RNA sequence: UUGUUAUCACGAAAGGCAGAGGGAAUAGACCCAUAGAAGCCUUAGCAACCCUUUAUAUUUAAAGUAGGUGCUACAUUCUACAAAUUUUAAUUAAUUUGACAGAUAACUU
Repeated sequence: UUGUUAUCACGAAAGGCAGAGGGAAUAGACCCAUAGAAGCCUUAGCAACCCUUUAUAUUUAAAGUAGGUGCUACAUUCUACAAAUUUUAAUUAAUUUGACAGAUAACUU
């Protein structure tokens, strides 16, 4: 980098270095930021994908957190594409579902 599967609910932050951006990308909206953004480091924490233990008996349940990842503003923030429903003089406005895109994990190329 490619593909497959699962999840996208909840939860959890302080300090140091640094110095202007950040919330994935494009556009718009909204929001955070010199009372210090991104990034890096340390410590702490959250979660429970891999993992560990027990039971079950071959797949599921419960418990756990030493290790591999991940994560620790709101929040996968909303709109964008399609369908349905309601609504309007009017794709006008709203709602729901799905798709697309993306994130994380495991396996794979």

This is a predicted structure of a 109-nucleotide RNA (SAM riboswitch aptamer (S box leader)) from a Bacteroidota bacterium. Taxonomically the source falls in Bacteroidota (Bacteria, Pseudomonadati). The RNAcentral record of the sequence draws on Ribocentre. The prediction has a mean pLDDT of 79.